Predicted 3D model of a 76-nucleotide RNA (transfer RNA) from an Acidobacteriota bacterium. Rfam family: tRNA. NCBI's taxonomy places the organism under Bacteria, Pseudomonadati, Acidobacteriota.

[in-house]
RNA sequence: GUGCCCAUAGCUCAGUUGGUAGAGCGCUUGAUUGUGAUUCAAGAAGUCAUGGGUUCAAAUCCCAUUGGGCACCCCA
Numbered sequence: 001g002u003g004c005c006c007a008u009a010g011c012u013c014a015g016u017u018g019g020u021a022g023a024g025c026g027c028u029u030g031a032u033u034g035u036g037a038u039u040c041a042a043g044a045a046g047u048c049a050u051g052g053g054u055u056c057a058a059a060u061c062c063c064a065u066u067g068g069g070c071a072c073c074c075c076a
Base pairs, nucleotide, nucleotide: 001072002071003070004069005068006067007066010025011024012023013022019056027043028042029041030040031039049065050064051063052062053061
């Protein structure tokens, strides 16, 4: 340099035909308990990597960029 894959909550990851963004763990509050843990209930937390395009509507489709991973390019 070329090709492919990946980027979604603090962490690990879902998200099926484009139609209100989710789970587990963690965190906060409350109940339970003498305190804590466990258990139960409730809650907070998101620029869906960035920019642009298509569309009535984009995490999802297209282009570019950034970052990460893999392979190739190199030898007769």

The sequence was found in a public genome assembly. The coordinates come from a structure-prediction model, not an experiment, and the mean pLDDT is 80.